Context: one part of a larger RNA
RNA sequence: CUCUGGCCAAGGAACUCGGCAAAAUAACCCCGUAACUUCGGAAGAAGGGGUGCUCUUAUGGGUGAAAGGAUUUACUCUCCAAGCCCGCGAGAGCCGCAGAGAAAUGAGGGUGGCGACUGUUUACUAAAAACAUAGGUCUCUGCUAAGUCGCAAGACGACGUAUAGGGACUGACGCCUGCCCGGUGCCGGAAGGUUAAGAGGAGAGGUCAGCGCAAGCGAAGCUUUGAAUCGAAGCCCCGGUAAACGGCGGCCGUAACUAUAACGGUCCUAAGGUAGCGAAAUUCCUUGUCGGGUAAGUUCCGACCUGCACGAAUGGCGUAACGAUCUCCCUACUGUCUCGGCCAGAGACUCG
Numbered sequence: 001c002u003c004u005g006g007c008c009a010a011g012g013a014a015c016u017c018g019g020c021a022a023a024a025u026a027a028c029c030c031c032g033u034a035a036c037u038u039c040g041g042a043a044g045a046a047g048g049g050g051u052g053c054u055c056u057u058a059u060g061g062g063u064g065a066a067a068g069g070a071u072u073u074a075c076u077c078u079c080c081a082a083g084c085c086c087g088c089g090a091g092a093g094c095c096g097c098a099g100a101g102a103a104a105u106g107a108g109g110g111u112g113g114c115g116a117c118u119g120u121u122u123a124c125u126a127a128a129a130a131c132a133u134a135g136g137u138c139u140c141u142g143c144u145a146a147g148u149c150g151c152a153a154g155a156c157g158a159c160g161u162a163u164a165g166g167g168a169c170u171g172a173c174g175c176c177u178g179c180c181c182g183g184u185g186c187c188g189g190a191a192g193g194u195u196a197a198g199a200g201g202a203g204a205g206g207u208c209a210g211c212g213c214a215a216g217c218g219a220a221g222c223u224u225u226g227a228a229u230c231g232a233a234g235c236c237c238c239g240g241u242a243a244a245c246g247g248c249g250g251c252c253g254u255a256a257c258u259a260u261a262a263c264g265g266u267c268c269u270a271a272g273g274u275a276g277c278g279a280a281a282u283u284c285c286u287u288g289u290c291g292g293g294u295a296a297g298u299u300c301c302g303a304c305c306u307g308c309a310c311g312a313a314u315g316g317c318g319u320a321a322c323g324a325u326c327u328c329c330c331u332a333c334u335g336u337c338u339c340g341g342c343c344a345g346a347g348a349c350u351c352g
Stems, first nucleotide, its partner, number of pairs: 001347008010338002014336001019333001027051005036041001038172001052094006059087005068078003071074001095099001107331004112326002114323002119131002135170007147156003173318004178248003183245002185241005192236003198230002203225005210217002249267005276310001277307001288304005
C1' cells in the first nucleotide's frame, strides 16, 4: 500500500452524477395515528410508553390427592378443597452505564412522472415506463364453422356451438372519446364501360383439278391464318364504413390610450384539432416568464400559453392502492466528506 472487519473529537451530505456505501431503525405489549380514498385501505402511518430480578398481595383457567358424607357397596355419587401446572394485574424493594442486557429482527415523512394492481422478460452487462393482465371495442365464424398444421389421409379448434371459437387494437376504475369517406383498405351494388380462355367465322395466304396463247384467274379438299359478334370475376363506376390505414389550413383587416381581437373579408381543403391537457418521458429558441422552496436551484413543484413538433381506444385527462421503477425535498443517522487517525486479521514486502 491492497482487502475484510472494529472504533473516533467537532461538524453532519459540506462528498458525489446520485446519501453509492455505511450508519441509523428493529422483537413483543399498551397508547395513539393525518391528507386522501374505489370506504377495502392509507396504517406497523406518524409519534410516544413499557420489558430484568426479589418479596407481598389480588385474581382467572386446568388438574384434582387425602379426610368427611350418602347409598343401590360400585373402577359409584357428593362436599370441602390441599398440592402441582398455565396465565394476568397491583404494591413494595434490589442491582447495573445499559433489563427485547447476546444473535436474529421495518428507517420514516412530503411532492411529482410512468405503469392500475399480483405477475412476465433480455439463461451470461438492461427487471423497466417494456410484455402480460382483468375490462372495453371492432371484425370473422351457423358447424364438415372460421382459423391452424399436413402432399394427403388426418389432426387441433372441440367431444366445444355465437353468453362459443379465431383475428386485430386498446388496457383496472372514473369522466369521456369531437370533425373528415377525397386517397388506401374492407363491405354492399349491379345499369353501363373494359375484359381471358372459349364460342364464332367474314376475309386473307399456300397447295392444286380446271380455264387461258400468255400474263394470270382459280372450285372442292387439305392446310396456315383470322375481322365483327357473344364471353365471368376483377378493374372503372355507384354507395357505405374511421375503437379500418390514416388526416384534422393560410393570408389580411377590425373595439373611444395602448395592446388584443368576440367580429369581418379572402384563398384552399375530404375536413380544417372539439373536450381535456400543455416549456410536458413531447418545447428547438430555453437555464422561456412569474411564483414556491435554498444564503445561492440548468433539476424539482405550481402557474402562464408564444403547442419549433399534445390531443382523444397508434386512446385524452384524472385517479385510491401497488412498485428492488424514475425525479425533487425534509427528519433521523452517520468516516460519504472537512481530514484524517488508530486497532485486528489476510495479502503484499524482507529473510528462509
Molecule: large-subunit ribosomal RNA, domain IV
Organism: Desulfovibrio sp. A2